[in-house]
């Protein structure tokens, strides 16, 4: 250099064919419970879906370029 896979919440990841208000678990916050703590329970919060363009009525999802990580190849 070329090829393949990946980049979504603080962390680990789902979202597969374009149409939902973008989700789960954990962590953190608040509450209730308890003599206190932990565990378990309840609640809310937390996202430019790597970046920039394009296609489309509509993009996390399709196309192009670039960036980052991993693997393969000479």
């Nucleotide at each position: 250099g070329c090829c393949c896979c990946g980049g979504u919440a603080g962390c680990u990841c789902a979202g597969u064919u374009g149409g939902a208000u973008a989700g789960a678990g954990c962590a953190g916050a608040g509450g209730a419970c308890u003599u206190c703590u932990a565990a378990g329970c309840c609640u809310a919060a937390g996202g430019u879906c790597g970046c920039a363009g394009g296609u489309u009525c509509g993009a996390a999802c399709c196309c192009u370029g670039c960036c980052c990580g991993g693997g393969g190849u000479a």